[in-house]
Context: one part of a larger RNA
């Protein structure tokens, strides 16, 4: 821009894409078959591998604004305690959210249809024979449907429900049609943001408000802070102390910012 008014919500599915895998074991059954050796079809069940999708409750990884330990240098005058730097964490031990696999869950199931090679029934032409000429039946990991995803720009532009109005002019008054103008419904712009995201888009919210930050509490994490006291000559240890600190988590709370007013 189109979809012959403008919108909101919900849909149909023309069409397109994805998936489609394999192995082993057990039972049937040491049965059918076979002199024996050996050894099934069919049917049912259970595991496994690779592949794919989703997810983070558990197991782990990462976690550079969390916690602790520790070395050197430097600063706060000194001690103690802290800050800063140490090849874009100095090094080391852990680790929340998020992300993630090696982790967890799920999937390729089932039922049909038409067929290929092929196997058949009935059966003439051609008194026989013949799967074929009329007619009828079976038959594949393949084809169609079925399963999952997208999908009306499917210009063939579909469907349902709901919402939104007046005025003026012309056609001979009304009806109706055409044209014009302004609104309405509904949205966008703006702002606070996000499990959404390169940007758009999508989604949540904008004071009749928990959208983000802050604050309070809780949880997770780290591992028992500083100061003081006690023991020891001291290094150090113990008590106060399951302490202190605590990012992204949860709950609550309008303290701060989502104002006001416009435009399209």
């Nucleotide at each position: 821009c189109g979809c012959g008014a403008g919108a909101a919500u919900a849909u149909u599915g023309a069409g397109a894409g994805g998936a489609g895998c394999u192995u082993u074991u057990c039972a049937u059954a040491g049965u059918a078959c076979g002199a024996g050796a050996g050894g099934a079809c069919c049917u049912g069940a259970a595991a496994a591998g690779a592949c794919a999708a989703a997810c983070c409750a558990a197991u782990g990884g990462u976690g550079u604004a969390c916690c602790a330990g520790u070395u050197c240098u430097u600063g706060u005058u000194c001690c103690a305690a802290c800050g800063a730097g140490a090849a874009a964490c100095g090094c080391u031990g852990g680790g929340u959210a998020g992300c993630u696999a090696a982790g967890u869950u799920u999937g390729g199931a089932g039922u049909g249809g038409a067929u290929a090679a092929c196997u058949a029934c009935u059966g003439a032409a051609a008194g026989c024979a013949u799967c074929u000429a009329a007619g009828u039946a079976g038959g594949a990991a393949g084809c169609c449907c079925a399963c999952c995803u997208c999908a009306a720009g499917a210009u063939g532009a579909g469907u349902a429900u709901u919402c939104u109005u007046u005025u003026u002019a012309u056609u001979a008054a009304a009806c109706a049609a055409u044209a014009a103008a302004a609104a309405a419904a509904a949205g966008u712009u703006u702002c606070a943001g996000c499990a959404a995201g390169a940007u758009a888009a999508g989604c949540u919210g904008a004071u009749a408000g928990a959208u983000a930050g802050g604050u309070a509490g809780u949880g997770c994490g780290u591992a028992u802070a500083a100061g003081a006291c006690u023991a020891g000559u001291a290094a150090u240890a113990g008590u106060u102390u399951u302490a202190g600190c605590u990012u992204a988590a949860c709950u609550a709370u309008a303290c701060u910012a989502a104002u006001a007013a416009g435009a399209c």